[in-house]
The part of an RNA shown here (small-subunit ribosomal RNA, 3' major domain) has 470 nucleotides and comes from an uncultured bacterium.
Context: one part of a larger RNA
This record gives sequence, structure tokens and C1' cells, in this order.
RNA sequence: UGACGGGGACCCGCACAAGCGGUGGAGUAUGUGGCUUAAUUCGAUGCAACGCGAAGAACCUUACCUGGGCUUGACAUGUAAUGAACAACAUGUGAAAGCAUGCGACUCUUCGGAGGCGUUACACAGGUGCUGCAUGGCCGUCGUCAGCUCGUGUCGUGAGAUGUUGGGUUAAGUCCCGCAACGAGCGCAACCCUUAUUGCCAGUUACUACGUAAGAGGACUCUGGCGAGACUGCCGUUGACAAAACGGAGGAAGGUGGGGAUGACGUCAAAUCAUCAUGCCCUUUAUGACCUGGGCUACACACGUACUACAAUGGCGUUUAACAAAGAGAAGCAAGACCGCGAGGUGGAGCAAAACUCAAAAACAACGUCUCAGUUCAGAUUGCAGGCUGCAACUCGCCUGCAUGAAGUCGGAAUUGCUAGUAAUCGCGGAUCAGCAUGCCGCGGUGAAUACGUUCCCGGGCCUUGCACU
Repeated sequence: UGACGGGGACCCGCACAAGCGGUGGAGUAUGUGGCUUAAUUCGAUGCAACGCGAAGAACCUUACCUGGGCUUGACAUGUAAUGAACAACAUGUGAAAGCAUGCGACUCUUCGGAGGCGUUACACAGGUGCUGCAUGGCCGUCGUCAGCUCGUGUCGUGAGAUGUUGGGUUAAGUCCCGCAACGAGCGCAACCCUUAUUGCCAGUUACUACGUAAGAGGACUCUGGCGAGACUGCCGUUGACAAAACGGAGGAAGGUGGGGAUGACGUCAAAUCAUCAUGCCCUUUAUGACCUGGGCUACACACGUACUACAAUGGCGUUUAACAAAGAGAAGCAAGACCGCGAGGUGGAGCAAAACUCAAAAACAACGUCUCAGUUCAGAUUGCAGGCUGCAACUCGCCUGCAUGAAGUCGGAAUUGCUAGUAAUCGCGGAUCAGCAUGCCGCGGUGAAUACGUUCCCGGGCCUUGCACU
């Protein structure tokens, strides 16, 4: 100087408290450990691994295992020799890959050759093999915490100190005042995107004060471009004549308006050699490459994360039906119509989309019924019959109908999220994708309770003190 303290002072954070909803009990989904296995590929492991890499394992993917076959090789460049072939087609064998056989005489040309292809030989290729404790890059975390430093000066023998401490204040090393310091840099804030209000301009596929759907219009809704607007600017009180705080006015919005992007110096030899790149080592008829089938989906068990419930603020039925936003669409989205109880099928209008389609929003509302039961709750499991995708649904997909109808009556110790359009609850969309979503990423609808306060738990900041550590 730091680090540490079950030392002290001050301050902050859904940290506690005050509330609301969960997890921990049940069933299922999914990840992990373990066990099993020929293989259950590999990585991630306190917070910061465990619906994580994986935005989607039937084959492929695929890296693992079994078996079959290949060796200049599935892929790249070059040299030498050589050749007519390669591909396609056909045959045999085979699970396929492969192997064997047959057919089969490339393109351009200035006739020198050039290009492409095959075979042989050689350099070499290849490696998701090892080391993230050899590395680059990228990334998690403390933490969007308010800190981390430098130049010159001054002080100190020196390590270092000062500045950065102090009094106030702030979300903030934010600002003010003071001060042997004066300045500066990286951070904070602002500049960026979005949302809330409005003016102007413009506008078709949007809109309608007109109209027959043509047309017309340029109000409204909307779209999108440029502006305005919020700055403690104004008033009052407090404060040190400061910074600022509190209250008020006006205002769509008030003190950072809400949300996002943005992550200082550094910490954890944190993660990743399996995105990629790369040193060293290892491998080279195999640790490379091809194929078939299997496995990654196993199952006594343990844990994490979710979904669905245990019901009456509910279930079911009927009804008239009403109200979104954000997206996607050509090997695509697919309307009306018809068939089917349904999943779906036939068919194909329209649409590269403010035009057409997906598309029905659902909770909500009204009426009826059930009357507290393992039930008209709940839906696991299983049987049968079907549909769809796809060479192919046995291992191992999703969906539908009928039947079946398990556990479960609100969950021990413990533990978690959330402060407002939030929690809770309700649907909708997208990526991946042939098919497959309770996961992930977005979107809107309905819409709360509580915060006295900082004694305590956890984490952090600053000052100070002790110190057996540096």
C1' cells in the first nucleotide's frame, strides 16, 4: 500500500421488512448426477453448471458403438509417368458402401499445345485426437457497482502520500464550498433507438365528412420524414447569498418521464483447442474417410427448471357475439366451396403482400346446469380405430375420435420472483424446422397488494481503526 475482522461511523440495493404469487408434496415434460450399457459421443459443475452449447438426435445431424468394405484418400495444391476415360446406363454380389463385368474413344485448337477427367507413384491431405494451466478471438461474473488512474507540483530517506480526504448534496468521483495542490484521462451523465403529446409536409394498398364496388376527397384513423416540447425553466419555503431538497403552477409528460442499447481499471490460471484461428505433442491401411443397423430416448434412484392440476372467483354447455398488438409467407401462406364427429382431405380464388392468406384472439359478457363429492374436478396411463410429415414413425414423431380414468383435497424443514401497466392471469406470433415446443425470443388483453422503516440476514460503496497476512 492492500487484503481481512463474529471492529466502529455513514450510505445503497426486492438485501431484510410490508405484501402478492410460487418452488419444495402429485402427475407429466425437460436438463443433470448416478447406475446400466457394445455405445449410452463431448463440453458446462457454488453464486456465475443443470428447458445450458442444442433456434428443434427417427435416417441425416453424429462427434459414440456393432458389423462391412477404402487407403494420395470424402476435401486442397503441386510434380512425374500414363491413359483414354469419367459420368450415365445395364448386369452380378451385397444390408448399403464397395467390389467385379459390359457398354462406352471428352472439349477447344494457330495442330505446337491448352483445359477437364481417370489410373499409378511421390510430396502431402485428414483428425469434433491432447493441452483453455502454451495462446488469439469471443464471452460469463463482481456490476450499470461508482469507481480506476495519469502529468506537473508539494510532502516523505524510502515504500508511498497528496490530488480522490473534509462540510453539504446526488442515481452517480453528480455538483457546490473548503483545502498544497493545479489540471487531465478512462468510467457517470448526455449524444443513439423506442414509447407517451403535438405542429408542418407527404402519402397508397390505409381512411371516408361523398359516392354504385368506378370515381372523388385530403378532414379523421394510420403510415413516415422534419420539427416543437422538459430545462429544477417559473413561483414559494428550507439551505451557507452555494450545490441542492421539498411543495406548487402550467403541462400529454416533472425533476434521469418509461423501456432498451451502452459494461471503466481489474478479479476469478473463471468458460470455450467441439464455432473459428493457432503453438507444442500424438495419429497416418488409422485417432483419417464411406456405409448399414443401433445409441445419444436405457432406469432402482437423487437434484434443478418448467407445464398441468387439486376446483364453485370453478367445470361444462349454449348464445349473440365483441375488443388486440407484433409477426410470417413462393420447393411458401392458402380463402370461399365440398367431404369427414375430428385430426384432416379434395380443390385452388388471391397474395413476393398497409392489398391476399395464416387468423379463430383468449380470458371477458349473458343464460342454463352441476352443489362440495375424488365429483359433470383433474387428466396420467392403457386399449381400439384413424390422420399427417417423411425412402422409412419397431426401437423413437406429432395430432384426432371412442373407451379407460391413476396420483392429486394447496404441499415438512427450507427456499424463490416481483415496487406499476409491474406481479398475477389470458391468449397471439416468430426463429429452428419435411415432421416434432410445457423450451426460447417477442406481442398485446385484463390488471392488483404493499413499502412503517434500516435493528437484523446477504451483497456492495466510502472513511476510520486493529492486524500474527502481503
It matches the Rfam family "Bacterial small subunit ribosomal RNA". Its family is annotated with structural constituent of ribosome and ribosome in the Gene Ontology. The full RNA is in RNAcentral, with records from ENA and SILVA.